The RNA shown here (Bacterial RNase P class A) has 382 nucleotides and comes from a Gammaproteobacteria bacterium. It matches the Rfam family "Bacterial RNase P class A". Gene Ontology terms of the family: tRNA processing, dimeric ribonuclease P complex and ribonuclease P activity. Rfam classes the family as a ribozyme.

RNA sequence: CGAGCGGGCCGGGUGAUCGCCGGAACGACGGUUUUGGCCGGCGUCCCGGAGGAAAGUCCGGGCUCCACAGAGCGGGAUGCCAGGUAACGCCUGGGGGACGCGAGUCCACGGAAAGUGCCACAGAAAAUAUACCGCCCCGAAAGUCCGCUUUCAGGGUAAGGGUGAAAAGGUGCGGUAAGAGCGCACCGCGUCGAUCAACUUCGGCGGCACGGCAAACCCCAUCCGGAGCAAGACCAAAUAGGGAAGUGCGCUGCGCUGCAGCAGGCGCUGCUCGCGUCAACUUCCGGGUAGGUCGCUACAGGCGUGCGGUGACGCGCGUCGCAGAUGAAUGAUCACCGCUGCGCAAGCAGCACAGAACCCGGCUUACAGGCCCGCUCACUUC
Numbered sequence: 001c002g003a004g005c006g007g008g009c010c011g012g013g014u015g016a017u018c019g020c021c022g023g024a025a026c027g028a029c030g031g032u033u034u035u036g037g038c039c040g041g042c043g044u045c046c047c048g049g050a051g052g053a054a055a056g057u058c059c060g061g062g063c064u065c066c067a068c069a070g071a072g073c074g075g076g077a078u079g080c081c082a083g084g085u086a087a088c089g090c091c092u093g094g095g096g097g098a099c100g101c102g103a104g105u106c107c108a109c110g111g112a113a114a115g116u117g118c119c120a121c122a123g124a125a126a127a128u129a130u131a132c133c134g135c136c137c138c139g140a141a142a143g144u145c146c147g148c149u150u151u152c153a154g155g156g157u158a159a160g161g162g163u164g165a166a167a168a169g170g171u172g173c174g175g176u177a178a179g180a181g182c183g184c185a186c187c188g189c190g191u192c193g194a195u196c197a198a199c200u201u202c203g204g205c206g207g208c209a210c211g212g213c214a215a216a217c218c219c220c221a222u223c224c225g226g227a228g229c230a231a232g233a234c235c236a237a238a239u240a241g242g243g244a245a246g247u248g249c250g251c252u253g254c255g256c257u258g259c260a261g262c263a264g265g266c267g268c269u270g271c272u273c274g275c276g277u278c279a280a281c282u283u284c285c286g287g288g289u290a291g292g293u294c295g296c297u298a299c300a301g302g303c304g305u306g307c308g309g310u311g312a313c314g315c316g317c318g319u320c321g322c323a324g325a326u327g328a329a330u331g332a333u334c335a336c337c338g339c340u341g342c343g344c345a346a347g348c349a350g351c352a353c354a355g356a357a358c359c360c361g362g363c364u365u366a367c368a369g370g371c372c373c374g375c376u377c378a379c380u381u382c
Base pairs, nucleotide, nucleotide: 002377003376004375005374006373007372008371009370010369012337013336014335015334016333017332018331020049021048022047023046025044026043027042029040030039031038032037051353055364056363058362059361060360061359062358063228064227065226066225075224076223077222078221079220080094081093082092083091084090095109096107097106098105099104110219111218115217116216117213118212119211132161133160134157135156136155137154139152140151141150142149143148169187170186171185172184173183174182188208189206190205191204192203193202194201232294233293234292235291242285243284244283245282246281247280250262251261252260253259254258264278265277266276267275268274299321301320302319303318304317305316306315307314308313338351339350340349341348342347
């Protein structure tokens, strides 16, 4: 200097003016209270006011309510080993596999001799192996330069060719008519025992015992109760229902806060008696709705630092207080600067992705531009 790899951080800045949401203090007013005080709106002044993803709502937890003896069935998720954590499908370290010269990146990484199923096209054959070409043996016929050649029939063969993403262990020697784990050596594979956290390593046995796919069904192991802040708790109108108590109830007449007479419906088995009940008003009680309050933001919290650990992380100390709305605030304008685009210039336009809603740990996805750190490879110079 060029090409790359990994990680961290920022993500328009400053000022002025006018607003919006929340909070503290003070002031006057109103309500309440014996007082202190409390509540309500108002005014003044001060303080705070979106993110690295607030997003997708995909995992895990806190919290709340419901359910629950234990176990099983069903369903879902995960799947090498060890560790971290409140927990996880997350993270860290190690192992294995694939890719890259490398720094590094990616992996759903248990089981295919438990069973079922699938494997396009091509190809003889895609899984009980098979014979298309070729090779070898034998027989027959024809030809012949008598060496043999060609054609047909039968048999052997998986070494060679060809097809395919994938073809039934690999290399070498022996062996054979030609071949073949047919035999042997090494490598590979299976199995048993020991070792090891996994991986691995060592030894014995076995010629080798049938390809691939389980994000196909399935089998094995481990884990998992359901719903979610519209969870849930409290206060509580108006209106209409419910319950209790009391006053009391129709019609007619009179001398009208009263008295007298007369008359019903329904239920209690058909009848009788008896009892209850049927209008309205008053008071009290209870549930729910509107509305309000809490839950609500202080925390598995941020920053700094020391120690332990390879690391994720843990322990200790110091320091800071950092949005809490609910038809839902976090905005608008102006000036200067920064960046980008257009333009000769003056100048003009624009500011990436995106907007909290109970909280937290992750993952994934979106993102203009900029800054910093570590590392790799190539070239050049010293």